[in-house]
RNA sequence: AAGAUGGGCGCGGGAGAGAGCCGCGGGAGGUUGGGGGAGCCCUCCGCAGCGGACGCCGAAGGUGAAAAGUCCGAGGCAGCGUUCGCUGCCUCGGACCGAAUCUCUCAGGCAGAAGGACCGCGCGCCGGAG
Numbered sequence: 001a002a003g004a005u006g007g008g009c010g011c012g013g014g015a016g017a018g019a020g021c022c023g024c025g026g027g028a029g030g031u032u033g034g035g036g037g038a039g040c041c042c043u044c045c046g047c048a049g050c051g052g053a054c055g056c057c058g059a060a061g062g063u064g065a066a067a068a069g070u071c072c073g074a075g076g077c078a079g080c081g082u083u084c085g086c087u088g089c090c091u092c093g094g095a096c097c098g099a100a101u102c103u104c105u106c107a108g109g110c111a112g113a114a115g116g117a118c119c120g121c122g123c124g125c126c127g128g129a130g
Stems, first nucleotide, its partner, number of pairs: 006126002008123006018054001021052004029045002033042003055110003061106001062104001064102001069096013
């Protein structure tokens, strides 16, 4: 069950923190200065790209972990059977498990865009009982 929690898809909302610094680079571009009759040459600025040292953020993903729970051990109490066991309860210790917008900052990120935990709405979708 006229289908929960959950998942998928679509739409909307959705925070934080250097468009930072240094070096190499110099094919694009600009044209600072110079040379040349022109093409052009040298020089300067410099996008992309590569590397480095820091600062910072937490809301993809990942790490850590409280109570409760489960198990084991020790002790105590009670009951039952009877000389050492079973069951139940309590205390202590250990192990496992253990959520988050918590924590760490590995990953990721620090203009805008994108992404984005999470939230809302929708669906001739999946699934099947919380």
Description: This is a predicted structure of a 130-nucleotide RNA (Glycine riboswitch aptamer) from Rubrobacter sp. The sequence was found by an Rfam model in a public genome assembly. It matches the Rfam family "Glycine riboswitch aptamer". Gene Ontology term of the family: glycine biosynthetic process. The coordinates come from a structure-prediction model, not an experiment, and the mean pLDDT is 79.